[in-house]
Context: one part of a larger RNA
């Protein structure tokens, strides 16, 4: 002297942008953080209405809602850094070893049966949470049978590769599907297949931390062989065989840490860190588990254990904020139980639309960084006061009065956007920004002053009391204590403190 997700003392006026549990991966009331689709389906209730009848009723249509049945999303988004020293990340290459819902392109195809379960009914258990049992019923839900471009798997061939293997030919075998919506026209779906886009799985080489007062480690341990298993390689798993593999270019082992774009600092080389944002990875009480599904071994799905809480009718149940706000504790310390879905995206819908603490916004904190102001001109050889004083006068001082002057800020008051590209629609917001009126009005501290270091005198004190970052000041004349007056630097801020370079 730069810096910082800071703290802390003293101060303290206004915006613009940013940033805010670095400590307890400590324990949580309370509300919200994932839905939607009635144009896939049966009911149910409302409303309004045709027919038929005197009526009670019966039978339909339309239109809202929507508890189940069902598709899809819910593996995103959003926290968090426990673990992890590793193909976890970042660079490079490969899969002839692989998978992809939704979207795009393209080939075909879309037929005919059937059985059921919920809902609802109706009987029961139960304190609740939650069931059980009879019976009815629909469907883009489930099953059987047809076809079978093309795709699979066999077996026989053919070309191409070093090479696992690609490509391509011929018969064989099994294997697909449903409909809604609308007068129509079509439009949305559905099955098969190939090819994109994006995503993502393996693999591989090279990089990045301390400790050798860790010196030898490994038994699925290395390698084959058949098998298992998975989208796929692979000791990923098992069986058999072999006896192998790693290691001073540091094995194993302990100790620390999420990594990278990046940030800070430095002329650079380095050196130090990985808030905030962005990309990957991790975990979701704590350990273990699989189910469903294009994609989880799944934060706000499910079991099992096991800790803690919370209901209990003692027989058994609920629950998991590391998701936005909050709240206790811990700490030097870190914020509102706020408004919106109008924009931006996301997810479902033909759409209108819904839902969206992703987001968009306001509050809160000088926590940062950038701007702005406390006022501007004139005004005495120069008031009062205070300080010092060689007692002459010198300082504070054009500093104040006091004149005039402007009005950023403020205060009152009028008008009043953009953001909505794209009819409608605006949370922010009567916000930003204009016009008027009124008055110097509302606004200045901090920290230093013996050297390093820019700023001296007096008083007090007397190695006391105290200062201090070094050197070092203080024991009767202290510019080094503490006051006061002067003056330095800085300036809504100034200092200390910790930490980097």
């Nucleotide at each position: 002297g730069g810096a910082u997700g800071a703290a802390c003392g003293c101060u303290g006026g206004c915006g613009g942008c940013g940033u805010g549990u670095u400590u307890u991966a400590g324990g949580c009331a309370u509300g919200c953080a994932a839905g939607u689709c009635g144009a896939a389906c049966g009911g149910a209730c409302a409303u309004u209405u045709g027919u038929a009848g005197c009526a009670a009723u019966a039978u339909g249509a339309a239109u809202g809602u929507u508890a189940g049945u069902g598709g899809c999303a819910a593996a995103c988004g959003g926290g968090u850094g426990c673990g992890u020293a590793a193909c976890a990340c970042a660079u490079u290459g490969g899969c002839a070893a692989c998978c992809u819902a939704c979207c795009c392109c393209a080939a075909a195809g879309u037929u005919c049966a059937g059985a059921a379960c919920a809902a609802c009914u109706c009987c029961u258990c139960g304190a609740a949470a939650g069931g059980g049992g009879a019976g009815c019923u629909a469907a883009u839900a489930c099953u059987g049978g047809a076809u079978g471009u093309g795709g699979u798997u066999g077996u026989a061939g053919a070309u191409c590769g070093c090479a696992a293997g690609a490509u391509u030919u011929a018969c064989a075998a099994a294997g697909a599907a449903c409909g809604g919506c609308g007068c129509a026209a079509g439009c949305c779906g559905c099955u098969u297949u190939g090819g994109g886009a994006g995503g993502g799985g393996c693999c591989u080489a090279u990089g990045g931390u301390c400790c050798a007062u860790c010196a030898g480690g490994u038994a699925g341990u290395u390698g084959g062989u058949a098998g298992g298993g998975u989208a796929a390689u692979g000791g990923c798993c098992u069986a058999c065989c072999a006896a192998g593999c790693c290691u001073a270019c540091g094995a194993c082992g302990g100790a620390u840490a999420g990594c990278g774009g990046g940030c800070g600092u430095g002329a650079g080389a380095g050196c130090g860190c990985g808030a905030c944002c962005c990309g990957c990875c991790u975990c979701a009480c704590u350990g273990g588990g699989a189910c469903u599904g294009a994609g989880a071994c799944a934060c706000u799905g499910c079991c099992c254990a096991g800790a803690c809480u919370u209901c209990u009718a003692c027989g058994g149940a609920a629950g998991g904020c590391u998701g936005c706000a909050g709240u206790c504790g811990a700490g030097a310390a870190u914020c509102u139980u706020c408004c919106c879905c109008a924009a931006u995206g996301g997810c479902c819908g033909a759409a209108a639309g819904g839902c969206u603490g992703a987001g968009g916004g306001a509050g809160c904190g000088a926590c940062g960084c950038c701007g702005c102001g406390u006022g501007c001109a004139g005004g005495a050889a120069g008031a009062c006061g205070c300080u010092c004083u060689u007692c002459g006068g010198a300082g504070u001082g054009u500093a104040a009065a006091c004149u005039g002057c402007u009005u950023u800020u403020c205060u009152u008051u009028g008008g009043g956007a953009a953001c909505a590209a794209c009819u409608c629609u605006g949370a922010g917001u009567g916000u930003a920004c204009c016009g008027a009126a009124g008055g110097a009005a509302u606004a200045a501290g901090g920290g230093g002053c013996u050297g390093c270091u820019a700023a001296c005198u007096u008083c007090g004190u007397g190695c006391c009391a105290g200062c201090a970052g070094c050197a070092g000041c203080g024991g009767u004349a202290a510019u080094a204590c503490g006051a006061a007056g002067g003056c330095c630097c800085c300036g809504a801020g100034c200092g200390u403190u910790a930490u980097c370079c």
Small-subunit ribosomal RNA, 5' domain from a Candidatus Kerfeldbacteria bacterium, 501 nucleotides, folded computationally. The prediction has a mean pLDDT of 86.